[in-house]
């Protein structure tokens, strides 16, 4: 001095699951319609490098539960999708420069 904040615009990325007498129920932010069906479309919902939104490891491991990606480990593990306004008090952490 720059970057973290937060809010919008565009623009990308992401997943859609368990039980059921078929009426419905459990979790969640979302578990949806169309199409024989797809690696497809199109709506909601989340996330976009300080990136757990998402995947992979995973036909994983313990606990629960009618069942389950229901919870917690794995996780200071590997990957993962951006630009532009605005706004922005202090600490504090990064990044340059003198």
């Nucleotide at each position: 001095g720059g970057u973290u904040u937060u809010c919008c615009a565009a623009g990308g990325g992401g997943g859609u699951g368990c039980c059921u007498g078929c009426g419905g129920g459990c979790u969640g932010a979302g578990a949806g319609g169309c199409g024989c069906g797809a690696u497809g479309c199109c709506g909601a919902c989340c996330c976009c490098a300080u990136g757990a939104a998402c995947c992979u490891g995973a036909u994983c491991c313990g606990g629960g539960u009618c069942a389950u990606u229901c919870c917690g480990g794995c996780g200071g593990a590997g990957g993962g999708a951006u630009u532009g306004g605005a706004u922005g008090a202090a600490c504090g952490a990064u990044c340059u420069g003198a």
Predicted 3D model of a 98-nucleotide RNA (TPP riboswitch aptamer (THI element)) from Acuticoccus kalidii. Its Rfam family is "TPP riboswitch aptamer (THI element)". Rfam links the family to the GO term thiamine pyrophosphate binding. Its mean pLDDT, the model's own confidence on a scale to 100, is 78. It was read from a public genome assembly, where an Rfam model found it.